RNA sequence: UCGCAGUUAGUUCAACGGUAGAACGUCUCCCUUUGGAGGAGAAGAUGUUGGUUCGACUCCAACACUGCGGG
Numbered sequence: 001u002c003g004c005a006g007u008u009a010g011u012u013c014a015a016c017g018g019u020a021g022a023a024c025g026u027c028u029c030c031c032u033u034u035g036g037a038g039g040a041g042a043a044g045a046u047g048u049u050g051g052u053u054c055g056a057c058u059c060c061a062a063c064a065c066u067g068c069g070g071g
Stems, first nucleotide, its partner, number of pairs: 001070007010024004018054001026042005047063005
């Protein structure tokens, strides 16, 4: 420098173009002599900027970052 893949919650992962979810973790409450386990609930995310569309995590472009490969 070129090509390919990826970027979603604190972590690991989902999500036909039509309300962004799960598990673990965190917090609150219940339970318990205490703790753990168990029960109920809550907070928390689409890498950035544009474009297409009635509507974008999803399609398109550029940029950023990570990984793989080529020269």
Molecule: transfer RNA
Organism: Alphaproteobacteria bacterium